This is a predicted structure of a 385-nucleotide part of an RNA (large-subunit ribosomal RNA, domain III) from a Rhodobacterales bacterium. The organism belongs to Rhodobacterales, within Bacteria. Its Rfam family is "Bacterial large subunit ribosomal RNA". Its family is annotated with structural constituent of ribosome and ribosome in the Gene Ontology.

[in-house]
Context: one part of a larger RNA
RNA sequence: GAGUAACGAUAAUGCGGGUGAAAAGCCCGCACGCCGAAAAUCCAAGGGUUCCUGCGCAACGUUCAUCGGCGCAGGGUUAGUCGGUCCCUAAGGCGAGGCCGAAAGGCGUAGUCGAUGGGAAAAAGGUUAAUAUUCCUUUACCUCUUUAUACUGCGAUGGGGGGACGGAGAAGGUUAGGCCAGCCUGGCGACGGUAGUCCAGGUUUAAGCAUGUAGGGAGAUCUUCCAGGCAAAUCCGGAAGAUCAAUCCUGAGGUGUGAUGACGAGUCUCCACGGAGACGAAGUGGUUGAUACCCUGCUUCCAGGAAAAGCCUCUAAGCUUCAGGUAUAAAGAGUCCGUACCCUAAACCGACACAGGUGGAUUGGUCGAGAAGACUAAGGCGUUU
Repeated sequence: GAGUAACGAUAAUGCGGGUGAAAAGCCCGCACGCCGAAAAUCCAAGGGUUCCUGCGCAACGUUCAUCGGCGCAGGGUUAGUCGGUCCCUAAGGCGAGGCCGAAAGGCGUAGUCGAUGGGAAAAAGGUUAAUAUUCCUUUACCUCUUUAUACUGCGAUGGGGGGACGGAGAAGGUUAGGCCAGCCUGGCGACGGUAGUCCAGGUUUAAGCAUGUAGGGAGAUCUUCCAGGCAAAUCCGGAAGAUCAAUCCUGAGGUGUGAUGACGAGUCUCCACGGAGACGAAGUGGUUGAUACCCUGCUUCCAGGAAAAGCCUCUAAGCUUCAGGUAUAAAGAGUCCGUACCCUAAACCGACACAGGUGGAUUGGUCGAGAAGACUAAGGCGUUU
């Protein structure tokens, strides 16, 4: 220079009460304003205690601060079913032997790793200052082991099936959700009107089990034979014949049960005004309707759209009074790791409490073709002079 520029989106504040040494900024209340395919809610990645409570205000906070993602202390993350671990493989990595190479090392078979993919199983309600599909209540389910009973050809690292998959388009069915009516509870307005065709609020309930629907798909069973499936096969495949028109597979949703339960507007009691406890009405119908499910379906197109295991089945070696398998019942087991909190952000990536960037899921109402736009609900904020 200069007590100048600036104090980081022009979403917006004002008042009363409280606390306190001190209040524009903290807490409570009232009013106003802003977002509302987001500035709401839940995850993944990343961060790592920032979460909750108490006590503080030097520094940090572009001002103040009694406040804080700040300092100090204490507390907090509970799982057979969520995710990982585990089983399986993709791209890719490593790689016994091996091949190549002055050395270092490179490539690569058998293998072994490697999810962003495949593989068993849980829901509703309640609860904490802070966790919950994890705790509690209720109702379930899966896998394995053992035992018992009944029946019985079992057996794999091998064979077969299956898993198992592209784009586009169209139609139907259905539900979530929405809206309306009915029903239940309460109200009758301190400027006028308001007992009515009035106003406000509520009208919610899962997995599982049973049934097997709208729809989609496949003809089915038996007999005989066979250079195929690296051996075998009763399995798969191929061929021939006989009989039967039904049978089987799949499949949302609905209904019943779950539930004489839970929740529930509200009412009552107590209170340290933070809250705690008890009781508890109605809980039906219609309409609309998805980008969700049926659908890994159907139709169509050419560029022809992972693999392996779990699973089912077949036999080989072998075992065959055993072992093993199937069904039912009972008992037992289910370890370890993550789980707080932020997540279009003041907590991640940007040197900052930075107008930037950041994958997925949910996404109500009125008008509207619409996830546009405007206003708004739930919810969250008024962006730290």